[in-house]
RNA sequence: UUCGACAAAUGGCAAACUCAUCGCGAGGUGAGGACGCAAAGCCACGGAUCUCACCGAGAUCGCCGGGUUACCGAAA
Numbered sequence: 001u002u003c004g005a006c007a008a009a010u011g012g013c014a015a016a017c018u019c020a021u022c023g024c025g026a027g028g029u030g031a032g033g034a035c036g037c038a039a040a041g042c043c044a045c046g047g048a049u050c051u052c053a054c055c056g057a058g059a060u061c062g063c064c065g066g067g068u069u070a071c072c073g074a075a076a
Stems, first nucleotide, its partner, number of pairs: 001075004012037002017032006035062001041068003045065003048060005
């Protein structure tokens, strides 16, 4: 620098669902739980979808793209 192998760390994250809590809501947070994930770390920047006390405010980064940082391993 490129790549992610049915590899690998008693390694990392954690969908649905359940409980608690916050929110009008989409949903957020914590605990349990694992469907998955090689950035499923972070950023709403573009698109997309969704919500509302709806025309401007919100939600989703585990929808796609982009930006940025990084572990392990492989190859050069």
The RNA shown here (c-di-GMP-I-GGC riboswitch aptamer) has 76 nucleotides and comes from a Chloroflexota bacterium. Its mean pLDDT, the model's own confidence on a scale to 100, is 82.